[in-house]
RNA sequence: CACCAACACCUGCCUAAUCCGGCCCGAGCGACCUCGAGCCGGAGUGGGGGAACCAAGAGGAGGGGUCGGACAGAGACCCCAGGGGCGAAUCGGCCGGUUCCCGUAGCGCGCUCUUUCCGCGCGAGCCCGACAGCUAACCCCGCAGGCGCACUGAAAGAGAGG
Numbered sequence: 001c002a003c004c005a006a007c008a009c010c011u012g013c014c015u016a017a018u019c020c021g022g023c024c025c026g027a028g029c030g031a032c033c034u035c036g037a038g039c040c041g042g043a044g045u046g047g048g049g050g051a052a053c054c055a056a057g058a059g060g061a062g063g064g065g066u067c068g069g070a071c072a073g074a075g076a077c078c079c080c081a082g083g084g085g086c087g088a089a090u091c092g093g094c095c096g097g098u099u100c101c102c103g104u105a106g107c108g109c110g111c112u113c114u115u116u117c118c119g120c121g122c123g124a125g126c127c128c129g130a131c132a133g134c135u136a137a138c139c140c141c142g143c144a145g146g147c148g149c150a151c152u153g154a155a156a157g158a159g160a161g162g
Base pairs, nucleotide, nucleotide: 009162010161011160012147013146014145018043019042020041021040022039023038025036026035027034028033044143045142046141047140048139049138054133062080063079064078065077066076067075082131083128084127085126086125091103092102093101106122107121108120109119111159112158113157114156115155116154117153
């Protein structure tokens, strides 16, 4: 240094939200080193746009404002019933000026999976801006935020990592 075996202890959650490298700044401690921020790149992973085929299928059809303009236009910007996207987060009922409640499709619960029992929660919010079905090539974007703690309900079997 590598491989195998045994024993003991340990393993947080929602989410795509993770890991690695380089540069650079700050702190610890002056160097190595460690931690944190920023920028760049990569791996992995999540999402959107985008042919054929398939699907769809008449017309009516977007509205308002500002700018521009040559009598008219084309065009640019802003707002919005329409339509669409991310997400588990949809739908129904009561109330009728209600802002609460009751359900519900669906979703989550302690390292992972299967089975059984007992329970506990969520069921939001945001974005695009007239526009997008599916979709190979191709193009574009994200990797944030929030919560909990020595215990996280119990049993059986198998397995992974430190």
c-di-AMP riboswitch aptamer (ydaO/yuaA leader) from an Actinomycetes bacterium, 162 nucleotides, folded computationally. Model confidence (mean pLDDT): 75 of 100. Of the family's consensus pairs, 92% are formed in the model. It was read from a public genome assembly, where an Rfam model found it. The source organism's lineage runs through Bacteria, Bacillati, Actinomycetota and Actinomycetes.